[in-house]
RNA sequence: CGGGAUGUGGCGCAGCCUGGUAGCGCGCUCGCUUGGGGUGCGAGAGGCCCGCGGUUCAAAUCCGCGCAUCCCGA
Numbered sequence: 001c002g003g004g005a006u007g008u009g010g011c012g013c014a015g016c017c018u019g020g021u022a023g024c025g026c027g028c029u030c031g032c033u034u035g036g037g038g039u040g041c042g043a044g045a046g047g048c049c050c051g052c053g054g055u056u057c058a059a060a061u062c063c064g065c066g067c068a069u070c071c072c073g074a
Stems, first nucleotide, its partner, number of pairs: 001073007010026004020057001028044005050066005
């Protein structure tokens, strides 16, 4: 320098192709259960999706330019 992959709650991921109010597991908080803890059950908080711009009635999703990490090539 060229090509590719990935970026979504604290962590790991799905959703993207086929645009339409963001979901799962773990973790966290509260309650019940227990002598206490764990387990189990119930409820809840927490992200507007890496950044900027564009298209569209509408963008995590499509397009462009960047940034970060990883892989391949030179």
The RNA shown here (transfer RNA) has 74 nucleotides and comes from an Acidobacteriota bacterium. Its Rfam family is "tRNA". The family's RNA type in Rfam is transfer RNA. The organism belongs to Acidobacteriota, within Bacteria. The sequence is in RNAcentral, with records from ENA and MGnify.